[in-house]
RNA sequence: AUUGAAAAAGGCAAACCUAUCGAAAGGUAGGGGCGCAAAGCCACAGAUCUACCGUUCUUAAUAGAACCACGAUGGCUGGGCUGCCAAUC
Repeated sequence: AUUGAAAAAGGCAAACCUAUCGAAAGGUAGGGGCGCAAAGCCACAGAUCUACCGUUCUUAAUAGAACCACGAUGGCUGGGCUGCCAAUC
């Protein structure tokens, strides 16, 4: 440097439940364990999700519909950085 997770030492923690933050997506903590060889960190590119605020339309009004990211997701993909073990060079 590349490949791999068979072994060894470990690590992380899906869904769901409880509490909490948030308009929501979702986050945090505890429980839990579907899985993960980077399921460690990073929103640069794409993708997906939400729509407080904002814009437009409809209604007598309450309200509803569509669009909208500066929000979210790294356990969606690419990319960047770092890392245990083994094998090969």